[in-house]
RNA sequence: GCUGAAAUAGCUCAGUCGGUAGAGCACUUCACUCGUAAUGAAGGGGUCGUGGGUUCAAGUCCCAUUUUCAGCU
Numbered sequence: 001g002c003u004g005a006a007a008u009a010g011c012u013c014a015g016u017c018g019g020u021a022g023a024g025c026a027c028u029u030c031a032c033u034c035g036u037a038a039u040g041a042a043g044g045g046g047u048c049g050u051g052g053g054u055u056c057a058a059g060u061c062c063c064a065u066u067u068u069c070a071g072c073u
Stems, first nucleotide, its partner, number of pairs: 001072007010025004019056001027043005049065005
C1' cells in the first nucleotide's frame, strides 16, 4: 500500500426484509435478615465510532473517514 472483519448502556453481546433500540452482569432504591451475602420487586443509564448522502422513515442501505484485529504484497 491492498483486502476483509469489528465499533450499539459502565462491561460482555443481540438487533430479522429499513418502521423509530434490547438482554445478561454491574449500578441505585425498596422488601427480606440481628447484620452481610443470596433472593425478589422497581428504577436510572444510549443522539448505535465520526461526517455526509438516499428515504416519509436508517443501528440496518450508499460514500468518505478514525481506531482495533486478521490476511496479502